This is a predicted structure of a 116-nucleotide RNA (c-di-GMP-I riboswitch aptamer) from an Armatimonadota bacterium. Its Rfam family is "c-di-GMP-I riboswitch aptamer". Rfam links the family to the GO term cyclic-di-GMP binding. Its mean pLDDT, the model's own confidence on a scale to 100, is 79. NCBI's taxonomy places the organism under Bacteria, Bacillati, Armatimonadota.

RNA sequence: UGCCGACAAGAGCAAACCCGCUGUGAGGCGGGGACGCAAAACCGCGGGGCUCGACCACCACGGGCGUUCACACGGUGAACUCCGUGGAACUUUGGAGAGCCAGCCGGGUUGCCGAA
Numbered sequence: 001u002g003c004c005g006a007c008a009a010g011a012g013c014a015a016a017c018c019c020g021c022u023g024u025g026a027g028g029c030g031g032g033g034a035c036g037c038a039a040a041a042c043c044g045c046g047g048g049g050c051u052c053g054a055c056c057a058c059c060a061c062g063g064g065c066g067u068u069c070a071c072a073c074g075g076u077g078a079a080c081u082c083c084g085u086g087g088a089a090c091u092u093u094g095g096a097g098a099g100c101c102a103g104c105c106g107g108g109u110u111g112c113c114g115a116a
Base pairs, nucleotide, nucleotide: 004114005113012037013036017032018031019030020029021028022027035103041109042108043107045106046105047104048101049100050099051098052097055095056094057093058087059086060085061084062083063082064081066080067079068078069077070076071075
């Protein structure tokens, strides 16, 4: 110095829960409190979990390129698709986007002590 981590020493952090503040929410911050922790220090980079008021999905109307189908066929109508406006719902699920968790795992960075 690196790996490693002891019924070692001295310090440190603080889950659940309770109180206050804050955020739509997951959550965050402060106080109390200790289940635990050798990185339970820091970083959302990979995986994973979780959240979301507002957007898309549903309905009506209007418009556009095209495709398909039907018919009373130099057109008309319908469906699909895209856009706009308005409305319903705001429950679930999905999409898009934005977040949260470092005490879920991996990765990165830094760091106290020293028995085997």